[in-house]
Context: one part of a larger RNA
């Protein structure tokens, strides 16, 4: 060098499962609740299966009775009108008893007794004039009918139970209860018992926080325009004047003068392109004003609207000129809001004005088009619906290394190490030895930042185990320097050949202790090593405690428990053999 055999278990980001961990999806499923609509079931109230007595209560309508008192007056005069003539052997006065009512005057009314008369007109008082008749107002009473509401009874509807009936269905006979319960059907309520679902996106992963339209500036790289969880503010309005038009007039601030009067009130005089004002932010404009102040008015029009900006679209903007009726203004003229850029929301649904339109045979009527207007923190603001919150460690699917957690890589902020300056400690002397304020670097062991292979899987702490490499060297070697007298130390330089303990505590890594040592170094190796061991932590699924949550549940918060895969192709290395 080639083949075999035996053994190892670094690699083949070995194998096995289309990652369980995270993000995504307007996937999905069980769980919850004071998410959203249901829906079942309970609660209610009408009807209806539902019938008959008997008694109360209210309300209304009739129909009869009764009531009714100021003062005057025979005397207890309700309003009005009619009204000279009513009432009485169907029993007047009168007179004894009874009940009502009362303003104690009476007045109504019933029985008895009585046995022929009352009473009004007239007068008289008064606002009014009585008998009797009629509408009628007020207050009680009685009867009807209708509507309402309670109580108490019944039995025959229904319900229950015995018995007979054949040990049996009806049907029959006795009991209970009884128009109640029960059921339909409409009505309002209460409803995780159930059910269907929603529970936004952006995002240096996701969550948490923040923010989602509009304006104004920087970023923007001198035309427009330009992102970013990139630096700053503001808007969700307000004015009938703060619009419109004539006229007219100039600030802010200083300087000088001027009683009370000052820094700063009110007045003179000068200087003042603009630092004032401008209704609210910014930006750009304004005094020949867009600023400030009188006069007069409603153009904060009604019907268009050449031509144009700006724009994907949707829609946003400027707009001169005609026409018709006006404001002002002598006219020229301007005048279709506001110095300009924010002050906003499509479409459906609705609503109210209005109209010469259409409504299918006509006329109506009801509906509809059209034109104008309201009604949305539709703010997630190009508005999925009028309507919606959780939790999942019990979880499942499609998917991603589009995107987190190891690790690896870029980076090196932070970490280690080192170096420049030398204020200054060090008795004196910066540099024996430390070194402020700052500055420069190397290193890739820390936290991070970044998402670059990898989510059809690169198993993650720690401990055994077995190593290997670095030098900023713990120990042994060799050396300068000293604030090196000797010893023992500080420092710096060269040196990686070797070495580099064993206990207690904890899963620990690391820390501390404890006793040794020549010391008891610092890293790298996929935080070297799990197809080499372990599984004590972490990190499924039970379980518990604090703690959050109404709850289902949760917690770099503890707590106990929790399956770690017989065979080695190939490459690698040990060993033995063979050509």
């Nucleotide at each position: 060098c080639u083949c075999g055999c035996g053994g190892c278990g670094g690699g083949a980001c070995a194998a096995a499962a289309a990652g369980a961990c995270c993000c995504c999806g307007u996937g999905a499923a069980g769980c919850u609740u004071u998410a959203c609509u249901g829906c079942a079931a309970c609660c209610u109230g009408g009807c209806a299966c539902u019938g008959g007595a008997c008694u109360g209560g209210g309300g209304u309508c009739g129909u009869g009775g009764c009531u009714g008192u100021g003062u005057a007056g025979g005397a207890u005069a309700g309003g009005u009108g009619g009204g000279a003539g009513g009432c009485g052997a169907u029993g007047a006065a009168g007179c004894g008893g009874g009940g009502g009512c009362g303003c104690c005057a009476g007045c109504c009314u019933c029985c008895g007794u009585g046995g022929a008369g009352c009473c009004a007109a007239c007068g008289g008082u008064g606002a009014a004039a009585u008998a009797c008749c009629a509408c009628c107002c007020u207050u009680c009473c009685g009867c009807g009918g209708c509507c309402u509401u309670g109580g108490c009874c019944c039995u025959a509807a229904c319900c229950c139970c015995g018995g007979u009936g054949g040990g049996g269905a009806a049907g029959c006979c006795g009991g209970g209860g009884g128009a109640c319960c029960g059921u339909g059907c409409c009505u309002g309520g209460u409803g995780g018992g159930c059910a269907g679902u929603u529970u936004g996106a952006c995002u240096g992963g996701g969550g948490c926080g923040g923010u989602c339209g509009c304006c104004u500036c920087c970023u923007a790289a001198a035309a427009g325009g330009u992102a970013a969880c990139g630096g700053a503010g503001g808007c969700g309005u307000c004015c009938c004047a703060a619009g419109c038009u004539c006229c007219c007039c100039u600030c802010a601030g200083g300087g000088c003068g001027g009683a009370u009067g000052g820094a700063c009130a009110u007045c003179g005089c000068c200087c003042g392109c603009a630092g004032c004002g401008u209704g609210c932010a910014u930006g750009g404009g304004c005094a020949g004003a867009a600023g400030g102040g009188g006069g007069g008015u409603u153009g904060a029009c009604u019907g268009c609207g050449a031509g144009g900006c700006c724009c994907a679209c949707a829609g946003g903007c400027c707009g001169a000129g005609c026409a018709g009726a006006g404001g002002c203004g002598a006219a020229a003229g301007c005048c279709g809001g506001g110095c300009c850029a924010a002050g906003u929301g499509a479409u459906c649904c609705u609503a109210c004005g209005g109209u010469u339109c259409c409504u299918c045979g006509u006329g109506g009527g009801a509906g509809g088009g059209c034109c104008g207007u309201g009604g949305c923190u539709u703010a997630g603001c190009g508005g999925a619906c009028a309507a919606a919150a959780g939790c999942u460690a019990c979880u499942c699917c499609g998917g991603g290394g589009a995107u987190a957690a190891c690790a690896g890589g870029c980076u090196g902020a932070u970490c280690g190490c080192g170096c420049c300056c030398a204020a200054g400690a060090g008795u004196u002397c910066c540099c024996a030895u430390c070194g402020a304020c700052g500055g420069c670097g190397c290193g890739g062991u820390u936290u991070g930042g970044c998402a670059c292979c990898u989510c059809u899987a690169u198993g993650u702490c720690g401990a055994c185990u077995c190593g290997u490499c670095c030098c900023a060297u713990c120990c042994u070697g060799g050396g300068g320097g000293u604030g090196a007298a000797g010893a023992a130390g500080c420092u710096c330089c060269c040196a990686a050949g070797g070495g580099u303990c064993a206990g207690g505590c904890u899963g620990u890594u690391c820390g501390c202790c404890u006793g040794u040592u020549a010391a008891a170094g610092g890293g790298g190796u996929a935080c070297g090593u799990g197809a080499g061991u372990u599984g004590g932590g972490u990190u499924c699924a039970g379980a518990a405690c604090g703690u959050c949550g109404u709850g289902a549940g949760a917690c770099a918060g503890u707590u106990c428990g929790g399956u770690c895969u017989c065979u080695a192709u190939c490459u690698g290395c040990c060993g033995c053999g063979a050509g």